C1' cells in the first nucleotide's frame, strides 16, 4: 500500500429499509424486623460526515478506529 471483517447502553450481544430484543452491571421501587433472594420500573443521537429514499442501525460514498490476510 491492497483486500476482507467488524464498530449498537458501563460490559457482552441481536438486528438485514418502517421509530433498537436479550443478558450482566448500575439506579429506583415492592417485599423483609434488617438484609439477601425474587418481582416491577428506568437507562443507546447505532464510530463520524455526506448521499439515496416518504422513511436508513440497515443501502451507497468518503473518512476514523480495531482485527485478519496478501504484498
Nucleotide at each position: 500500500g491492497g483486500u476482507c471483517u467488524g464498530g449498537u447502553a458501563g460490559c457482552c450481544a441481536a438486528g438485514c429499509g418502517g421509530u433498537a430484543a436479550g443478558g450482566c452491571a448500575a439506579g429506583g421501587g415492592u417485599c423483609u424486623g434488617c438484609a439477601a433472594a425474587a418481582c416491577c420500573c428506568u437507562c443507546a443521537u447505532c464510530g463520524c460526515g455526506g448521499g439515496u429514499u416518504c422513511g436508513a442501525a440497515u443501502c451507497c460514498c468518503a473518512c476514523c478506529c480495531a482485527g485478519a490476510c496478501c504484498u
A computed fold for a 71-nucleotide RNA from a Patescibacteria group bacterium, annotated as transfer RNA. Lineage of the source: Bacteria > Bacteria candidate phyla. It matches the Rfam family "tRNA". Rfam describes the family as follows. Transfer RNA (tRNA) molecules are approximately 80 nucleotides in length. The same sequence occurs in records of 3 taxa.